RNA sequence: GGGGGCGUAGUUUAGUGGUAAAAUAACGGUCUCCAAAACCGUGGUCGGGAGUUCGAUUCUCUCCGCCCCUG
Numbered sequence: 001g002g003g004g005g006c007g008u009a010g011u012u013u014a015g016u017g018g019u020a021a022a023a024u025a026a027c028g029g030u031c032u033c034c035a036a037a038a039c040c041g042u043g044g045u046c047g048g049g050a051g052u053u054c055g056a057u058u059c060u061c062u063c064c065g066c067c068c069c070u071g
Stems, first nucleotide, its partner, number of pairs: 001070007010024004018054001026042005047063005
């Protein structure tokens, strides 16, 4: 230099055009002499920008970051 893959909550991941979700963590509550465990609840998220579309996490372009192959 060329080609390919990945980027979603603090963390690990699902969701492939129609109101973004689970586990775990955090916080609050119940229980307990106290704590842990268990149970109930709360908040938090689509890497940046542009385009297509009535509608984009999803499709296209570009940039950024990470990984792999190749010269």
The prediction has a mean pLDDT of 82. A computed fold for a 71-nucleotide RNA from a bacterium, annotated as transfer RNA. The sequence was found in a public genome assembly. Rfam family: tRNA. Rfam links the family to the GO term triplet codon-amino acid adaptor activity. Rfam classes the family as a transfer RNA.